[in-house]
Order: sequence, then structure tokens, then C1' cells
RNA sequence: AUUAAAAAAAGCUAAAUCUGUUGGAAAGCAGAGGCGGAAAAUUACGGUUCCAGAACGGAAAGCCGGAUUGUCGGG
Repeated sequence: AUUAAAAAAAGCUAAAUCUGUUGGAAAGCAGAGGCGGAAAAUUACGGUUCCAGAACGGAAAGCCGGAUUGUCGGG
């Protein structure tokens, strides 16, 4: 540099639920928790869903696709 994501180890992430907190809400953040994940990293670009004070508005990347980047180990 490239290839695949089968096995093992280390580390990473963290669903439901509970507590605190922010918000009108969807939902966010922090702690507990441990369903899961090899892109469950980033990005609202296309589709989609949700909220809504209706708007040139907001949320979801752990719904699907795209784009960008990338860890351990193996060949």
C1' cells in the first nucleotide's frame, strides 16, 4: 500500500429501563444499566419516520441507501 471481515485477545461503543438536567415536543446531555454493534465513527445528500408554536422550523446516522474517514489482529 492492498484485501477480506472467519477465529482469538485487547480496547471502543451502548438498546430497553431508572435517576438528574435542558427543551413546548420529538429528543439532547450526564450517571447507573448492558440489548446489541466490525463502522452502532462522521455527514440530514436521497428516501423514510417522529415532533410541531406552522416554518425558509426542529429531531432521528442503533431505519435503508450514498459520501468521507478509520481501530486490533490475519493474508
Molecule: c-di-GMP-I riboswitch aptamer
Organism: Methyloglobulus sp.